This is a predicted structure of a 528-nucleotide part of an RNA (small-subunit ribosomal RNA, 5' domain) from an uncultured prokaryote. Its mean pLDDT, the model's own confidence on a scale to 100, is 83.

[in-house]
Context: one part of a larger RNA
Order: sequence, then C1' cells, then structure tokens
RNA sequence: GAAUGAACGUUGGCGGCGUGGAUUAGGCAUGCAAGUCGAGCGAGAAGCUUCCUGCUUGCAGGAAGCGGAAAGCGGCGCAAGGGAGAGUAACGCGUAGUUACAUACCCCAGGGUCCGGAAUAGCUGCGGGAAACUGCAGGUAAUGCCGGAUGAUAUCUGUAUCCUUCAUAAGAUGUGGAUCAAAGGUGUGAUUCCGCCCUGGGAGUGGACUGCGUUGUACUAGCUUGUUGGUGGGGUAACGGCCUACCAAGGCGACGAUGCAUAGCGGGCGUGAGAGCGUGGCCCGGCUCACUGGGACUGAGACACUGCCCAGACACCUACGGGUGGCUGCAGUCGAGAAUAUUCGGCAAUGGACGAAAGUCUGACCGAGCGACGCCGCGUGCGGGAUGAAGGCCUUCGGGUUGUAAACCGCUGUCAGAGGGGAUGAAAUGCUAGGGGGUUAUCCCUCUAGUUUGACAAAUCCUCAGAGGAAGUACGGGCUAAGUACGUGCCAGCAGCCGCGGUAAUACGUACCGUACAAACGUUAUUC
Repeated sequence: GAAUGAACGUUGGCGGCGUGGAUUAGGCAUGCAAGUCGAGCGAGAAGCUUCCUGCUUGCAGGAAGCGGAAAGCGGCGCAAGGGAGAGUAACGCGUAGUUACAUACCCCAGGGUCCGGAAUAGCUGCGGGAAACUGCAGGUAAUGCCGGAUGAUAUCUGUAUCCUUCAUAAGAUGUGGAUCAAAGGUGUGAUUCCGCCCUGGGAGUGGACUGCGUUGUACUAGCUUGUUGGUGGGGUAACGGCCUACCAAGGCGACGAUGCAUAGCGGGCGUGAGAGCGUGGCCCGGCUCACUGGGACUGAGACACUGCCCAGACACCUACGGGUGGCUGCAGUCGAGAAUAUUCGGCAAUGGACGAAAGUCUGACCGAGCGACGCCGCGUGCGGGAUGAAGGCCUUCGGGUUGUAAACCGCUGUCAGAGGGGAUGAAAUGCUAGGGGGUUAUCCCUCUAGUUUGACAAAUCCUCAGAGGAAGUACGGGCUAAGUACGUGCCAGCAGCCGCGGUAAUACGUACCGUACAAACGUUAUUC
C1' cells in the first nucleotide's frame, strides 16, 4: 500500500447493488417450512331447494334433488428443494481414464391389455385406557391383494454351425425345452384421449474401480491375522476378503508405513510484476451430517433433517399404570460472546410436487424491514460581495490572521418533503367465439378476436414551497503533508519506530490556526 462475513471509538443526509451467528454441531416456547389426486375406490356431515305428515304456525319427522366438509383405502411425491461443516488426511475431493452394474418420471420402437377369487380399512355394534392409543364381532370397494390363461427379441437351460482362442471363456446365426404379465378411468361412443403390462433402444442420473495430485510432526520406526493371495460356497444391481470354510504365508514401510495433531474438498478469493504465499464467508459443483450411538423396513432410489425400531442423555405431560419430543429449515428466544437482522408480505414472476385440467401446496423463491458491514453514485448550494465588520487567536501593540469567509444583493432547485399521473417486470395457461390441418378421435397442433392474473418496486413526467433539512474524524518533533500561545513541570501524560515530559515542551492537556481524507475518519485484529 492492498484486503476483510470484521469489531471498537467519535460522527452520521439520501439512493443503488451486495452482504450479515465466524463463538456453544449449546438448549429451545410459538407459528409456519410437503403435499396432492373425487377423471383410482367405497362412503358421505353441515347447509340449501322442493314435496309430504304432525301440529304448541315455525318447529319436529320423512322422501327426493343439489351440495360437498372431516376421516379412510389406493397412486405419485416425501431420497428433491432448504440448512450446517461435527466427522473425514480418505479414491473424500480434483484431474484423466475404466466397466462387472442399476435407473421411477421423460423420449423412440415393437407387442399385449383375457377369465376369475378371497380379504381389509373406512362404517355399524360392543368394549379397554387419564391420555397416547387400542381390542373383539359383523359387513363393504378399488388402478389394493391373490389364482388361472396367453407369451418372446426377456430369463434359465440344451443343441448345431461359424468366428476366436491355452480354453464350446466370450461373441454371431439357427433350432428345441422350461419360467414369468397386465387395471382401469373419462365419455353417448375409445386398442384412437389419460393410464396399465412385457421387451429393446435413448437421454439424463447414479453405483463401483484405477493412475496421478492433495497439511504438520521421526523427540512417532516399525505396522498388519480377514491381515496378503488362492480354491469352493454365499451375498450384491454389480467386481471384489464384501462375508464364510479350507489352503499357502504373505502384504505395507526412510520415495516416511503406523501413530499423534490439525483440517471438509474444488471452481475460486486476497495479495503480488510474476513465481509464490495466504485462504475456502457469499455464489456454483462433489462429499459428509441431522439430539448421541446402533439397526433395518418401504421403495426405482434412503439405511431416510420435519419416517420406523432399540439403547442413552436431556426436556415435557401424567389419574404414577404409562406416554411425548428433536429448529445444523424460515422467523424468533435463552445462553456464551468484541460481534452478526423481522416471530414481515406474496405465490405476481422463476422453479418444484400432485393433477386430464381448473387448481392446491411451496419460509424454495420473489420482495419488503433492520445494520455506513462493504462497494459505487449524489448532495450538504451557485455568482457577486472590503468598512477587509463583530467575535476568536497571536502580537514587536504598529498590526497580523481567521477571511470573500460572514452579513448583504442576485440566482438555481439536485436529494430529502407534500400532491398527482405512470412505462415496465405479464409471457404463458385457462375460458368464450370463429377458421385451418392431422384418414378415424372425447385428442393434438396452429391462427384470429375478446377476456383473466402484480406481493412488491417505481424508471420517468407534472405541480408546490423554499437555501431552507444535511460535516465530520484523525493528525500537525522526524519518518510524514501541516505551528503558535497558554497550562503542566520526569508529574499528569504521549508513543508505530526513534523517542518526548525534571519551568521558556512546534512531541503531554486546551485554544486558535493549519494539513489529510470525507458520510465517513481513526484504532485493533488478521493475510499478502
């Protein structure tokens, strides 16, 4: 000098864009953060309308229609998005490769979608329990579950030929056998729309493996028994000591094994002419974690942040028998700390889940609020004005300086203030009407016109008033731009280094003046 997720001191007008729990991965009240589909299924409350009956004439009961809440079965989603960096020195990450593998939703192609059955929740009845919750009996539906059929290019298994080999290990072509599937919905009407089943391919994604790179310490020198390799078997989507039985005795290490300490990694970021050094906050991509430890279930995918089970610590409820919870989501609270924000608005946009769609949900996200925390921009006026006014300070008492500074005269109207308009962020989708095309079609594509959607922001324009509301901080001995007076008297104090202060201190304190930067200026900490 540059830099910072900074803090502290003094000061503080406005705006834009960013950014803000770095410490206790400490504990958490409260609300919200993952639902959706009635065009999969049964059932259907409140309410409304009409009719009938009764009468205490505005109520009760019943029937039909409309209606659709709450709950339940089922499907898809909940493995994404969001947070944090505890652990990890490792194929974790980075880079370059490899393949023995998987893949819901999406796209392309081929084929199929037949016949039956038994349950179960909801519900009804009867219970248990303080609650959480739960038992028995009856009975009901499905795109839930099960059986049968059909079936190959799928899987398994024979076989022939070819190719290739150490090897019928792999591959290609052909021919046999065995095994395995499905679900309906909408609608007047469906192999046409939305689905369902099998197979092949694709895209994207993921799993696994390998070379190289990746902190300090040798006052850590030896480490290892599933350890290193083989055979058989098991397991996995998949290779493999991944697991197991047996056999062999190997494997790693001064090119630093093992131990200990520290640490998430990269793109990047800071600095520097570069080499390098330091660093990994915000944003992006991997990884890991979700009260602590362990485990599996479901599923295409988890060993699963707001799922389940067990153990533990902690906290809460309890009728003492037993239960409940997990903010390292968004806000917020306590604690600790030098220190880090609102218990805000909206789904209008972008994106996501579900749905045929309308739409619903979305603390993702978009916005607003707070903080000079950072960067950038703007303003705090402009021109004239000498009796060089008053006041302050200094003085050799003549004057000098503050200083055109002020007053005063003229002007302007940025920003802020008040009032009014307002581009744009909105494109789609949907709905209505009409036209055209796709052999059929309830479907799709496309065109035109109309209609629908803004939480929030406000570019910019017009009007009003009036210099009005807007400057400080540090420094002034040398380094280093800028000095005088008074006070103090090795005291009080200053100080980055050298050093100042013991009675004339340009170095302490105050005043005036000056210098630097400026809505900031200094100090501290840290990096180069």